[in-house]
């Protein structure tokens, strides 16, 4: 200089106006609640209203000041926490998880380290317990696929041919022995040589792999090395069933709390109407009166509403056993809260290889409920990727413009 | 916001079971019938099983992770 591996770390940055949003303080001729006054009104006589005070609060305006998305807020795939349910605890069933050692609240995660597979290498990936408890499966193709198995091949023996140089060859069928040879297959029951043997074959034997017992070394272990001695050899598939450990109670912040319009329930309470008309359900009876339900109008007198600064006067409605007024419990609409001081961020210094933990000092840092991050303009770079918090956090997976650190490898070239 | 579930030809919330050659129905193309169309009858084509990975000698089916859709829960 090329090509790579690993681990991390930033997400455009300054400044100008003008916006959106959570908290805080100031301000106030606004609106409103609570509380006081009050020579006011009003009756049912202890309440209503009215007027003032601005005490002490909300809304709102205006102003100041600060806070204001991510590394993945996302998929919701795991795990905690927090709430309700159920609860004395197990057990069954059902789901996960799977080498060892440690970390953590906990976890399918995060470190160290073993094995096994790739990779020249740095490094990667692994659901990585058990297939002599049991049952199941292994199509096809091939003789044969699980207490293996004889298609071809190859060898002995018997009968039957043919030939002959009489020693045996060949060709044919039969019991039979052989897993060395060929073929099939994803797989076919150790490789090599040498002896053996009618042919063969771990039958023997020597090395080599591999597996099983033992015993010696290292290590907390998971393994690892090394030596003897077996039988010479024992398929795969549990992300099939199932066995072995080990682990989870259900639900989920639309959980739950709490204040509480309306409509149903229950208890208790009820006050101002009066006069004159008018039709006239029905009755009485001496037949012309008389009593009258129930409905209308008009005065006056009450209550609420407009107008008016007030009073007065004026315009409407309304006049009460009801769509009436108080209390109550549950609780519905809805409003409050869970709701952001946390397994929290930063730094020192320390223990540990390292995840991680301890101690100390310092900081508060988004939080709505139609849901807040913008828009422009100027410089400037490397020209800006994916993408928006909704109870909280720890982790994984996915997405993603590019830049940048740090360590290591392999190759080449130079000193 | 949370919690099921689904995905196979162009079209059918249609099959494919202890993992072993992915079919049907309808549409689509070609003959045949017919004067000529439709029906009918024969025959043919059409699939990366949603996508990308693992496990297995082999995955529509097991597992994982992503993508689309659907349904509940006030």
């Nucleotide at each position: 200089g090329a090509a790579g591996u690993g681990a991390g770390c930033c997400a455009g940055g300054c400044g100008g106006u003008c916006g959106c949003u959570g908290c805080g303080g100031a301000u106030c001729g606004g609106c409103u609640g609570u509380g006081c006054g009050u020579u006011c009104g009003g009756c049912u006589u202890g309440c209503c209203g009215g007027c003032g005070c601005g005490a002490c609060g909300g809304c709102a305006g205006u102003u100041c000041g600060u806070g204001g998305a991510g590394g993945a807020a996302a998929g919701u795939c795991c795990g905690g926490g927090c709430u309700u349910c159920g609860c004395a605890g197990g057990a069954c069933a059902g789901g996960g998880u799977g080498g060892u050692g440690g970390g953590u609240a906990a976890c399918u995660c995060c470190c160290a380290c073993c094995g096994u597979u790739c990779g020249c290498g740095a490094g990667a990936a692994c659901a990585g317990g058990g297939a002599c408890a049991g049952u199941g499966c292994c199509a096809c193709a091939g003789a044969a696929a699980g207490c293996a198995a004889a298609c071809c091949g190859c060898c002995u023996c018997c009968g039957g041919u043919u030939c002959u140089a009489c020693g045996g060859a060949g060709c044919c069928g039969g019991c039979g022995g052989u897993a060395a040879g060929g073929g099939u297959g994803a797989a076919a029951c150790g490789g090599u040589g040498c002896g053996g043997u009618a042919a063969g074959a771990g039958c023997g034997c020597a090395c080599c792999a591999g597996c099983a017992a033992g015993c010696c070394g290292g290590g907390u272990g998971a393994c690892c090395g090394g030596c003897u001695u077996g039988g010479c050899u024992c398929g795969g598939c549990a992300a099939a069933c199932c066995c072995c450990a080990c682990c989870c109670g259900a639900a989920g912040c639309a959980a739950g709390g709490u204040c509480a319009a309306g409509c149903a329930g229950a208890g208790a309470g009820c006050a101002a109407g009066a006069u004159g008309u008018g039709u006239g359900c029905g009755g009485c009876c001496u037949c012309g009166g008389c009593c009258a339900a129930a409905c209308g109008c008009a005065u006056c007198g009450c209550g609420g509403c407009g107008c008016g600064g007030u009073c007065c006067g004026u315009g409407c409605c309304g006049g009460a056993u009801g769509a009436c007024u108080c209390u109550c419990g549950g609780g519905u609409c809805g409003g409050c809260u869970g709701c952001a001081u946390g397994a929290g961020g930063c730094g020192a210094c320390g223990a540990g290889c390292a995840a991680u933990c301890g101690u100390c000092g310092u900081c508060c840092c988004a939080g709505a409920g139609g849901a807040a991050u913008g828009a422009u303009c100027g410089c400037u770079c490397a020209c800006g990727a994916c993408a928006g918090a909704a109870c909280c956090c720890g982790g994984c997976u996915u997405a993603u413009c590019g830049g940048u650190u740090c360590a290591c490898u392999u190759c080449g070239g130079a000193u | 916001g949370c919690c099921a579930g689904c995905a196979u030809a162009g079209c059918u919330u249609c099959a494919a079971u202890u993992g072993g050659c992915a079919g049907a129905g309808c549409a689509c193309c070609g003959c045949a019938u017919u004067c000529g169309u439709a029906a009918u009858g024969c025959g043919g084509g059409g699939g990366u099983u949603g996508u990308g990975g693992g496990u297995u000698c082999g995955a529509c089916u097991c597992c994982c992770a992503c993508u689309g859709c659907u349904g509940g829960c006030u």
Predicted 3D model of RNase P RNA and transfer RNA as a complex of 489 nucleotides. Model confidence (mean pLDDT): 75 of 100. Rfam match: Bacterial RNase P class A. Rfam's curators write: Ribonuclease P (RNase P) is a ubiquitous endoribonuclease, found in archaea, bacteria and eukarya as well as chloroplasts and mitochondria.